About this RNA
The prediction has a mean pLDDT of 77. This is a predicted complex of two RNAs, RNase P RNA and transfer RNA, with 415 nucleotides together. It holds a member of the Rfam family "Bacterial RNase P class A". By type it is a ribozyme.
[in-house]
RNA sequence: CGAGGUGAACAGACGAUCGCGUGCCCAUGCGGCAUGAGGAAAGUCCGGGCACCAGAGGGCAAGGGUGCCGGCUAACGGCCGGUGGAGGCGACUCCAAGGAGAGUGCAACAGAAAUAAACCGCUGCCUUCGGGCAGUAAGGAUGGAAAGGCGAGGUAAGAGCUCACCCAGGAAUCAGGUAACUGUUUCCUGCUGUAAACCCCACCCGGUGCAAGAUGCAAUGGAGGCAAGCCGGCGGCCCGCCGCGUCCUCCGCAAUCGCUUGAGCCGUGCGGUAACGUACGGCCUGGAUAGAUGAUCGUCCAAUACAGAACCCGGCUUAUGGUCACGCUCGCCCG
RNA sequence: GCGGGCGUGGCGGAAUUGGCAGACGCACCAGCCUUAGGAGCUGGCGGGUAACCGUGCAGGUUCAAGUCCUGUCGCCCGCA
Numbered sequence: 001c002g003a004g005g006u007g008a009a010c011a012g013a014c015g016a017u018c019g020c021g022u023g024c025c026c027a028u029g030c031g032g033c034a035u036g037a038g039g040a041a042a043g044u045c046c047g048g049g050c051a052c053c054a055g056a057g058g059g060c061a062a063g064g065g066u067g068c069c070g071g072c073u074a075a076c077g078g079c080c081g082g083u084g085g086a087g088g089c090g091a092c093u094c095c096a097a098g099g100a101g102a103g104u105g106c107a108a109c110a111g112a113a114a115u116a117a118a119c120c121g122c123u124g125c126c127u128u129c130g131g132g133c134a135g136u137a138a139g140g141a142u143g144g145a146a147a148g149g150c151g152a153g154g155u156a157a158g159a160g161c162u163c164a165c166c167c168a169g170g171a172a173u174c175a176g177g178u179a180a181c182u183g184u185u186u187c188c189u190g191c192u193g194u195a196a197a198c199c200c201c202a203c204c205c206g207g208u209g210c211a212a213g214a215u216g217c218a219a220u221g222g223a224g225g226c227a228a229g230c231c232g233g234c235g236g237c238c239c240g241c242c243g244c245g246u247c248c249u250c251c252g253c254a255a256u257c258g259c260u261u262g263a264g265c266c267g268u269g270c271g272g273u274a275a276c277g278u279a280c281g282g283c284c285u286g287g288a289u290a291g292a293u294g295a296u297c298g299u300c301c302a303a304u305a306c307a308g309a310a311c312c313c314g315g316c317u318u319a320u321g322g323u324c325a326c327g328c329u330c331g332c333c334c335g
Numbered sequence: 336g337c338g339g340g341c342g343u344g345g346c347g348g349a350a351u352u353g354g355c356a357g358a359c360g361c362a363c364c365a366g367c368c369u370u371a372g373g374a375g376c377u378g379g380c381g382g383g384u385a386a387c388c389g390u391g392c393a394g395g396u397u398c399a400a401g402u403c404c405u406g407u408c409g410c411c412c413g414c415a
Base pairs, nucleotide, nucleotide: 001331002330003329004328005326006325007324008323010321012300013299014298015297016296017295018294020036021035022034023033024032025031026029038306042317043316045315046314047313048312049311050209051208052207053206063205064204065203066202067201068082069081070080071079072078083097084095085094086093087092098200099199103198104197105194106193107192119140120139121136122135123134124133125132126131148166149165151163152162153161167190168189169188170187171186172185174183175182176181213257214256215255221251222250223249224248225247229246230245231243232242233241234240264283265282266281267280268279269278270277271276336414337413338412339411340410341409342408345361346360347359354398363379364378365377366376367375381388382387391407392406393405394404395403
């Protein structure tokens, strides 16, 4: 210098003028003071608070979800630390990571054969010389996948058929670790894949969401319209008329509460590798209901992006601008 | 605010225990028929010379994905 990796904070600042929501105050008016979006307010993908319904203690079934181990948390599918696996030269990153040796299903095409083996080949026997019968999984061919790998022995030819070594798995054993797991020794086995197919095992979940719900007034609201359609009636049909039920228009309630002080934020100390917990001190920081948080100008400036609360909180995911740090990595060049 | 569903040629719409993607209809193109047009009949019809790529988009599981899973974009419907 170039290419990366990890982590962190920020999200324009100040001034002037005009304007908006909310709260408070008074001298009640073109009044004053205070305050006013985000890191994602988003997607609504998870988890809770809160409210009502059901149950009222417990269990089962259905349905859904989670899935290595330990910890954190109100809880989680989140976070932290580890184990195992995968990727990268590396810093480092990623993983829906229980069970296929419980059972069932599926594996198209190709191939002789797909969980089950004889098409070619090899060997033996027979032969009417076309071939037939038997043995054989070493070789060929197909496929994503073909009965562990390699060597030696062995054989008619062969084959874990036997043996040594290696690989994979299971059981027992010992050592380390809370555990996942790692390593030692012995014995046994050589088993296709798929559970983001059904399923089995373990654990978790009652349902509905602030359009929950509560209170007050009013009361099964009021007024108007029959042009069209439906319905009912005059009368069996058409036209017409009536009712004004459905319907259409306007008004009332577009009420008040829930509603924002909360698993809250900031700082310091302590415990813990960390997530996090805890003690003390400080702070108050939107609450609308057609929906406020804006506009213009000036200065500084790289100041631009994604984007706007609607009951609240903890996460995840997605969108997005520039900046900084590193006693992180790799490559090249110079001294 | 809350909940549910859909996305496949130019258009509609099949393929649903995962197995050669585009059946069928409309439209379009070419030929036949006709003096000519329509109708009718026959054939073709996603892109690309081909290899190959194509089910809104980006990933994943699997030998194999329109189908299963995750994220995302767009559209539709319901709830006072």